[in-house]
RNA sequence: AGGGGUAGACGGGUAGCCGCUCCGCUUGGCGGGGAGGAAAGUCCGGGCAUCACAGGGCAGGAUGGUCCCUAACGGGGACUGGGGGUAACCCCAAGGAAAGUGCAACAGAAAAUAUACCGUCUCGCUGUUGCGGGAUAAGGGUGAAAUGGUGAGGUAAGAGCUCACCAGCUCUGUGGCGACACAGAGGCUUGGCAAACCCCAUCCGAUGCAAGGCCAAAAAGGGGUCGCACUUACAGUGCGGGAGAUUGCCCGUCUCUUAACCCGGGUAGGCCGCAUAAUAUUCAGGGUAACCUGAAUAUAAGAGAAAUGGCUACCUAAUACAGAACCCGGCUUAUAGUCUACCCCUUUUA
Numbered sequence: 001a002g003g004g005g006u007a008g009a010c011g012g013g014u015a016g017c018c019g020c021u022c023c024g025c026u027u028g029g030c031g032g033g034g035a036g037g038a039a040a041g042u043c044c045g046g047g048c049a050u051c052a053c054a055g056g057g058c059a060g061g062a063u064g065g066u067c068c069c070u071a072a073c074g075g076g077g078a079c080u081g082g083g084g085g086u087a088a089c090c091c092c093a094a095g096g097a098a099a100g101u102g103c104a105a106c107a108g109a110a111a112a113u114a115u116a117c118c119g120u121c122u123c124g125c126u127g128u129u130g131c132g133g134g135a136u137a138a139g140g141g142u143g144a145a146a147u148g149g150u151g152a153g154g155u156a157a158g159a160g161c162u163c164a165c166c167a168g169c170u171c172u173g174u175g176g177c178g179a180c181a182c183a184g185a186g187g188c189u190u191g192g193c194a195a196a197c198c199c200c201a202u203c204c205g206a207u208g209c210a211a212g213g214c215c216a217a218a219a220a221g222g223g224g225u226c227g228c229a230c231u232u233a234c235a236g237u238g239c240g241g242g243a244g245a246u247u248g249c250c251c252g253u254c255u256c257u258u259a260a261c262c263c264g265g266g267u268a269g270g271c272c273g274c275a276u277a278a279u280a281u282u283c284a285g286g287g288u289a290a291c292c293u294g295a296a297u298a299u300a301a302g303a304g305a306a307a308u309g310g311c312u313a314c315c316u317a318a319u320a321c322a323g324a325a326c327c328c329g330g331c332u333u334a335u336a337g338u339c340u341a342c343c344c345c346u347u348u349u350a
Stems, first nucleotide, its partner, number of pairs: 001346010012315007020034006036321001040332002043330005048208004060204005065079005080094001081092004095199002100197002102193002117140002119136007148166006167189001169186007212272004222263004226240005241257006279298008
């Protein structure tokens, strides 16, 4: 210098003018607060709320190496194992295929308990090419995948048939909290797919702030008492304001007026839930880390059809993705432009 990897930060600023919303005050003014790193997707987990709930099971769903962190998680950290990359580093739903069922196109003899197309060896027949029987699975061929691999011995030819090393399995020992690692021994080998059904282990009650709680209107409506009328009476039924305007009357409409008393339910409407919280920042300590503990400081939108905006000037340019709606922890996705730190590879120079 070029190329790459990882982690992180910012996401316009200043000034003036005009607005919007919330709060406070000494109220027509003044002062103060006013979107994000993802407020998003609503994919997980929790708080909170109402309902349900003795305990257990079935069904259904989720997760799946180990240890740890956390309120919890399907999240995170560290490690183990596997895979990719020259490397920095990155990726992995990573339990079980000797519980059972199932699947594997095409090709191929055969896709899993059965088998032999070419071939090799051997026996018989035959004048010969060859034909038939047997042995074999080393070689060839097919396939994404072929019944452990390489080499030697062995054999008619072969074969874990035997041996050495390697892979795998089981057991033992050592190290590690553990996943595992290393070493030794044994017998000689049990194909793949569980993001196929399934099995095993662990976890999961339902609904979401339109949850839910409180207050609470009317000449709305329900019930009761009381009064009046009908009725001989009981029972029952009906009625229960008044005044004014609208041409005199009736109905209707409108206006005014505490309208016999009591009761509870709902609607409109109002208040709460609603931001002091698993909070933020800084420092100290513990821990490899996630994270935990302590101290100091701070209070940072809270609307209810929904405010957070516009114009001008300067900053070289002012622009991306996008906007709270109960709250919090994650994950995922989107993001113009800019900046920082560390690491790796290649080349060159000293």
Molecule: Bacterial RNase P class A
Organism: Pseudomonadota bacterium